[in-house]
Context: one part of a larger RNA
RNA sequence: UUGGGUUUAAAGGGUGCGUAGGCGGAAUAGUAAGUCAGGGGUGAAAUCCCACAGCUCAACUGUGGAACUGCCUUUGAUACUGCUAAUCUUGAGUACAAUUGAAGUAGGCGGAAUAUGUCAUGUAGCGGUGAAAUGCAUAGAGAUGACAUAGAACACCGAUCGCGAAGGCAGCUUACUAAGCUAUUACUGACACUGAGGGACGAAAGCGUGGGGAGCGAACAGGAUUAGAUACCCUGGUAGUCCACGCCGUAAACGAUGAUUACUCGUUGCUAGCGAUACACUGUUAGUGACUAAUCGAAAGUGUUAAGUAAUCCACCUGGGGAGUACGAUCGCAAGGUUGAAACUC
Numbered sequence: 001u002u003g004g005g006u007u008u009a010a011a012g013g014g015u016g017c018g019u020a021g022g023c024g025g026a027a028u029a030g031u032a033a034g035u036c037a038g039g040g041g042u043g044a045a046a047u048c049c050c051a052c053a054g055c056u057c058a059a060c061u062g063u064g065g066a067a068c069u070g071c072c073u074u075u076g077a078u079a080c081u082g083c084u085a086a087u088c089u090u091g092a093g094u095a096c097a098a099u100u101g102a103a104g105u106a107g108g109c110g111g112a113a114u115a116u117g118u119c120a121u122g123u124a125g126c127g128g129u130g131a132a133a134u135g136c137a138u139a140g141a142g143a144u145g146a147c148a149u150a151g152a153a154c155a156c157c158g159a160u161c162g163c164g165a166a167g168g169c170a171g172c173u174u175a176c177u178a179a180g181c182u183a184u185u186a187c188u189g190a191c192a193c194u195g196a197g198g199g200a201c202g203a204a205a206g207c208g209u210g211g212g213g214a215g216c217g218a219a220c221a222g223g224a225u226u227a228g229a230u231a232c233c234c235u236g237g238u239a240g241u242c243c244a245c246g247c248c249g250u251a252a253a254c255g256a257u258g259a260u261u262a263c264u265c266g267u268u269g270c271u272a273g274c275g276a277u278a279c280a281c282u283g284u285u286a287g288u289g290a291c292u293a294a295u296c297g298a299a300a301g302u303g304u305u306a307a308g309u310a311a312u313c314c315a316c317c318u319g320g321g322g323a324g325u326a327c328g329a330u331c332g333c334a335a336g337g338u339u340g341a342a343a344c345u346c
C1' cells in the first nucleotide's frame, strides 16, 4: 500500500459546535477543465519482450520488430463529474398555531427528619453487638413535652415513565433562557451531510481563595474479632461532602454498539400530539419497551431504535508481556493529563 475488521475476541473519539477538506437533490442551456475517440510530434542508445542469425551449445553478442502503458499539440464527442447562467421543491431552514417535559440559570418559600442549645417532667441506666467492650450518664443521661438555632436532602406521587448532545436532571413557586414534537398553509430555494486541526461542555475524586459545617465520613484514635487483623463489626472523628469564584479534563464517560440518509415480514404495551366518528373499534406522526420472521453472526444474540441491505464522511485496530512505561514535546499550582516507543522475552 492493497485487503480485512471495530456489542462481547485487538479496535467507536466522553459529548455536541464548527474551519479546511471530502461528499452532495430535480430539471434546462452554455462551456469543454476532468473523461472518451482520431491525427501529428516526441518518448536517445542500452535493458525487458518476440523472431532470426554468430561463437560446437549456453551465457554472451549481432540484426530486425514490438514495446516504451508517458508528455506536448491538434480535430472532434458531451453521457457522467466540474464550472457559468437562469429555474424547481421533495432535502434543510424560517414564520404562524397548539402542545410536552426531574432541560438550564438566578431568586423566594415549605414541611418531615436529624443534631445542638434552653426550660419543664422524671430516675438509673443509655447505647451498641453474633456476644461484648470502648463511649455517654447522679455535675441528672436516655425517654417525653415546649421553644429556639443550624446545615443538608427532598418521603408518598415514582414507573419497564419523562427531559437533555453527553456528563446529567426530582419539594413548591416566580423571572429569564433553550429544545423537541404535532397540524395546516405561507415563505427562502440545496442554504445539506460529515468533519483532520480548533474552540466549548464534561460524573466523582482532587487542587487554590473565601465562606459554611447538621448528618455521613477517607486519614487517624480507641474497643472487639483473630495465630496475627495495619481489615470486615462497634464507639468516636479530621479532610471532604455543601456554597461562590477559578483550575483539573479523567471514568465500566457503557447500548462496552460514531454521525447522517434510504430501503426491508409481523405481534403487543407505554409516552406526547393530530385527524375522522355520537362513542367504541380504528387511522397517522414522533419517541420509548417486550417478543419474533428473513437476514446477519463464531456463538451468545441482533432483528424498522439492526449487529440486515446499501451510500457518504470521521475515529480506531494489527499476537501476549515489557507499557499506556521510558524519552522528548505540550498542558497543569500540584496531583497528574495528552501524545507515545524500543531493547528484551514468550
Stems, first nucleotide, its partner, number of pairs: 004317003007300002012314001014201002017198001021194002025088002028085004033081002035077008049065006091191001092188004097182001099180002103177007110154001114150008125136002162169002206247006215241002220236004258313006266291009296301001319346003328339004

Background:
Model confidence (mean pLDDT): 87 of 100. A computed fold for a 346-nucleotide part of an RNA from an uncultured prokaryote, annotated as small-subunit ribosomal RNA, central domain. The RNAcentral record of the full RNA draws on ENA.